Description
Predicted 3D model of a 519-nucleotide part of an RNA (small-subunit ribosomal RNA, 5' domain) from Moraxella sp. Rfam family: Bacterial small subunit ribosomal RNA. The coordinates come from a structure-prediction model, not an experiment, and the mean pLDDT is 81. The organism belongs to Moraxella, within Bacteria.
Context: one part of a larger RNA
RNA sequence: GAUUGAACGCUGGCGGCAGGCUUAACACAUGCAAGUGGAACGAUGAAAUCUAGCUUGCUAGAUGGAUUAGUGGCGAACGGGUGAGUAAUGCUUAGGAAUCUGCCUAUUAGUGGGGGAUAACCAUCCGAAAGGAUGGCUAAUACCGCAUACGUCUUACGAGAGAAAGGGGGCUUUUAGCUCUCGCUAAUAGAUGAGCCUAAGUCGGAUUAGCUAGUUGGUGGGGUAAAGGCCUACCAAGGCGACGAUCUGUAGCUGGUCUGAGAGGAUGAUCAGCCACACUGGGACUGAGACACGGCCCAACUCCUACGGGAGGCAGCAGUGGGGAAUAUUGGACAAUGGGGGAAACCCUGAUCCAGCCAUGCCGCGUGUGUGAAAGAGCCUUUGGUUGUAAAGCACUUUAAGUGGGGAGGAAAAGCUAAUGGUUAAUACCCAUUAGCCCUGACGUUACCCACAGAAUAAGCACCGGCUAACUCUGUGCCAGCAGCCAGCGGAGUAAUACAGAGGGUGCAAGCGUUAAUC
Numbered sequence: 001g002a003u004u005g006a007a008c009g010c011u012g013g014c015g016g017c018a019g020g021c022u023u024a025a026c027a028c029a030u031g032c033a034a035g036u037g038g039a040a041c042g043a044u045g046a047a048a049u050c051u052a053g054c055u056u057g058c059u060a061g062a063u064g065g066a067u068u069a070g071u072g073g074c075g076a077a078c079g080g081g082u083g084a085g086u087a088a089u090g091c092u093u094a095g096g097a098a099u100c101u102g103c104c105u106a107u108u109a110g111u112g113g114g115g116g117a118u119a120a121c122c123a124u125c126c127g128a129a130a131g132g133a134u135g136g137c138u139a140a141u142a143c144c145g146c147a148u149a150c151g152u153c154u155u156a157c158g159a160g161a162g163a164a165a166g167g168g169g170g171c172u173u174u175u176a177g178c179u180c181u182c183g184c185u186a187a188u189a190g191a192u193g194a195g196c197c198u199a200a201g202u203c204g205g206a207u208u209a210g211c212u213a214g215u216u217g218g219u220g221g222g223g224u225a226a227a228g229g230c231c232u233a234c235c236a237a238g239g240c241g242a243c244g245a246u247c248u249g250u251a252g253c254u255g256g257u258c259u260g261a262g263a264g265g266a267u268g269a270u271c272a273g274c275c276a277c278a279c280u281g282g283g284a285c286u287g288a289g290a291c292a293c294g295g296c297c298c299a300a301c302u303c304c305u306a307c308g309g310g311a312g313g314c315a316g317c318a319g320u321g322g323g324g325a326a327u328a329u330u331g332g333a334c335a336a337u338g339g340g341g342g343a344a345a346c347c348c349u350g351a352u353c354c355a356g357c358c359a360u361g362c363c364g365c366g367u368g369u370g371u372g373a374a375a376g377a378g379c380c381u382u383u384g385g386u387u388g389u390a391a392a393g394c395a396c397u398u399u400a401a402g403u404g405g406g407g408a409g410g411a412a413a414a415g416c417u418a419a420u421g422g423u424u425a426a427u428a429c430c431c432a433u434u435a436g437c438c439c440u441g442a443c444g445u446u447a448c449c450c451a452c453a454g455a456a457u458a459a460g461c462a463c464c465g466g467c468u469a470a471c472u473c474u475g476u477g478c479c480a481g482c483a484g485c486c487a488g489c490g491g492a493g494u495a496a497u498a499c500a501g502a503g504g505g506u507g508c509a510a511g512c513g514u515u516a517a518u519c
Base pairs, nucleotide, nucleotide: 001519002518003517004516006515007514008513009512010511013365014364015363016362017361018360019358020357021323026321027320028319030318031317032316035074036073040071041070043068048063049062050061051060052059053058054057081277082276083275090202091201092200093199094198095197096196099194100193104190105189106188107187108186109185110184111183112146114144115143121136122135123134124133125132126131152161153160154159166182167181168180169179170178171177172176203249204248205247210240211239212238215237216236217235218234219233220232221231222230252274253273254272255271256267257266258265259264280299281298282297283296301312302311303310304309329355331354332353333352337351338349339348340347341346368396369395370394371393378386379385380384400457402452403451404450405449406448410443415437416436417435418434419433420432421431422430460508461507462506463505464504465486466485467484471503472502473501474500475499481489482488
C1' cells in the first nucleotide's frame, strides 16, 4: 500500500447492488417447511335441476356430483441446512470395465381367462393417554394362481422358466361392438442419474522406524446390480516402509478469493461442483434409487403419566435461552422461475421471488450557487495581521428528501369461441397450429414522468517532532500524561511546535480513526 463474512470508539442525509452466528455439530417453547390424484376402489352423499303427491312448502323418487377418513398409486432418496468426522472408502485431473437406472424418447410384441382375502363400515370390548383387540360385511390399477411367449433368462443344447390392469371421452343396432386417449406387461436401444476400478497430485511432526494374520496371493464356495479377502474353508508366506510405512496433531476438497510485476504466499464466507453428517451409537425394511434431516427398530438422554405405559429430536424458515467482541423479521406471495401430484382445472412448495432490520461492504448523489466588505467577538500581536468571501445582505437554482397527481415492464400460459390440419366409419371426442375474447402482480404508495413550496431537511472524524501533508498561544511542571518506530518528550532556571485546552491548519469524507488478521 492492498484486502476483510470483521469488531470497537465518535459521527450519521438519500439511493442502487451485494452481504449478514467465523463462537456452543450447545439446548430448544410456538408456528410453518411434502404432499397430491374421485379420470384406480368401496363408502359418504351437500348445493342445484326434474317428476309425482298434495297439507303451497315439505315428503318420496330420479339426475347430479360438493365433501372427506380409509384401500391403492406416485412423490416423500429432489429441493433446503451444516462442516462434526474424514489426510483418503474423500477431492482434482486423466483413463477404464465387471454394472444398475423410476419418470422421459424411439422401436417390437402383447393386454386372454379365473380365484381368495382385507381396510373403510357395523357390533362388542380394553386403555389415563398414545393407541389397540375380537367377530361380521365389501371393492379395486391391492394380492395370488392358470393360459399364451416374436424377442428375454437358464441350459447338460435334449429342453426348461417367466407377464399384464384397467380407467376416461365419443358414436352405435347398448349382456355387446367401433374408435380416440391415458395407462399396464415383456424386450431392445438411447438419454439422464448412480455404483465400481486404476494412475498422478493433495498440511505438519522422526523428540513417531519399523508396521501388518484376512494381513499379501492362489483354489473351491458364498454374496452383490457389478470386479474384488467383500465373506468363508483350505494352501502358500507374503505385503508396506527413509521416494517416510505405522503412529500422532490439524483439516471437508475444488472452481475460486485476497495479495503480488511475476514466481509465489495466504485462504476456501457468499455463488457453483463433489463428499460427509442429521440428538449420540448401531441395524436393517420399503423402494428404480436410502441404510433415509421433518421414516422404522434397539440402546442412551429429555418430557408426560392414572406407574401399567407413552412422546420427542430446528446442522429447514422465522424465533428463544446460552456462549461471544460480534451477525437480522416468530413478515408477504405462489405474480414469476423451478419442483411434486393430477388428463386438466388446480392443490402443495420458509425452494424461490419479494419486503423488513444493520453505513457490514462497493458504487452513485446531496448537504447549495453567484455576488458581497462595514463593524464586532475569538486568536496572535509593535503598527497590524488572521479567521475571511467565511458570515450578514442581495440575486438565483430546486437534484435528493417532502406533498399531490399520473404511470410502464416483469404476463406468458391456462380458459372460452371460431377456422385449418391430423386421427376416425364419423362433421362426435381427442391432439396440434392460428385468430379473437376474457382473466391472472406478492413486490406496490414500484421504476419512471409531471406539478408545488422553500436554502429550505442533511458534516463529521483523525492528525499537525521525524517517518508524514499540516504551528502558535495558554495551563501543567519526571506531576498529570503521550508513545506504531526513531531520537524518546515532560526535571534542576520552567519560553514544551511532542501532555491538556484553545485559535489556526492538513488529510479523508457519510464516514473517519483504532484493534485484529492476510499478502